About this RNA
This is a predicted structure of a 73-nucleotide RNA (transfer RNA) from a Candidatus Zambryskiibacteriota bacterium. Taxonomically the source falls in Candidatus Zambryskiibacteriota (Bacteria, Bacteria candidate phyla). Rfam family: tRNA. It is annotated as a transfer RNA. RNAcentral records the identical sequence in 2 taxa.
[in-house]
Formats: sequence, C1' cells, structure tokens
RNA sequence: GCGCGUGUAGCUCAGUUGGUAGAGCACUCGACUGAUACUCGUGGGGUCCCAGGUUCAAAUCCUGGCACGCGCA
Repeated sequence: GCGCGUGUAGCUCAGUUGGUAGAGCACUCGACUGAUACUCGUGGGGUCCCAGGUUCAAAUCCUGGCACGCGCA
C1' cells in the first nucleotide's frame, strides 16, 4: 500500500432483510436475615466510532474518514 472483519450502557455482547435501542454482569435502592452471603425485585446509565448522503423515518442502506484485529504484498 491492497483486501476482509469489528466499532451499540462501566464490561461482554444481541439488535434477521429501515419503524419506541435491549440482555447478562457491574452499580443504586429495597425485600429476605439477628447480621452477612445467596436469592428476588426496583431504578439510573447510550449523540449506536466520526462526518456527509438517501428516506416520511437510519444502529441498520450508500459515500468518505478514524481506531483495532486478521490476511496479502
């Protein structure tokens, strides 16, 4: 330099052919207990890597970047 893949909550990830952004863990508060742990419930937390484009509507489609990984040279 070229090709491919990945980028979504603090972490690990889902989001199936565009239509309200989710799960588990972690965190908050509560129940349970004499008190912890376990277990159960509750709540907060996201400009979906960035910038444009298409569309009534984009995490999703298109274009260009950035970061990381793999391969080729």